[in-house]
RNA sequence: UAGAGGUUGCGCGACUUAUCAGUAGCCUGCCGGAUGUGCCCGGACACAGGAGAAGGCAGACAAAAGGAAGGUGCGCCGAAGGCAGGCUGUACACGGGAGCAGAUUUGCCUGGGUGCAGGUCGAACAGGCCUGCAACUGUCAUCAUGCACAUGAUGGAGCGCUA
Numbered sequence: 001u002a003g004a005g006g007u008u009g010c011g012c013g014a015c016u017u018a019u020c021a022g023u024a025g026c027c028u029g030c031c032g033g034a035u036g037u038g039c040c041c042g043g044a045c046a047c048a049g050g051a052g053a054a055g056g057c058a059g060a061c062a063a064a065a066g067g068a069a070g071g072u073g074c075g076c077c078g079a080a081g082g083c084a085g086g087c088u089g090u091a092c093a094c095g096g097g098a099g100c101a102g103a104u105u106u107g108c109c110u111g112g113g114u115g116c117a118g119g120u121c122g123a124a125c126a127g128g129c130c131u132g133c134a135a136c137u138g139u140c141a142u143c144a145u146g147c148a149c150a151u152g153a154u155g156g157a158g159c160g161c162u163a
Base pairs, nucleotide, nucleotide: 001163002162003161006077009076010075011074012073013072015070016069017068025061027059028058029057030056031055035048036047037046039097040096041095042094043092080110081109082108083107084106085105086104087102088101089100090099111137112136114134115133116132117131118130119129120128121127139156140155141154142153143152144151145150146149
C1' cells in the first nucleotide's frame, strides 16, 4: 500500500410503512374554587386568571419526534460501539441540578455476529446499551494425526492476520 472475516460484518442518508395513539394538544359543556406558564428546585421579569387558575369528567377534532421494519443509495474493515472523567452548549437578567447534544478532550474495554440471564433507556412484548455465560465463526500460535493441506485439542487478541 492492497486485501480477508459476514450475505444477519459495521456505520450514515433519504424514501415508504406500521407503531407511537385515539396519546399529547386546541375547542366546547359540567364539577372545582386561586393560582398557573416556559425540564426540576430557588428567584426575577413578563403574561393569563372570580368575565373563573390548577386539577377532574364528558364530547368533538386530532398530531409529531425519538425508536422499529423494508428495499435502496453512499462510505467502509477499530469498520464501529461503549464506560468513566474533564470542557462547551442547553428556552428568563440569574443560581443550582438532572437529562440531552458535541465534528471536544484524557484514560480504559470490545476480532465478529447470535442465543440466554440480569440491569438500564424506551409507549412497547420492538429495539438499543452495559455486565456475565454458552456454543458458533474468522485469524494467528503451540501440540498431535494423516501429510503439503485438512482434522482435532489448547490458548492469545485487531497496535492483530494475509500479500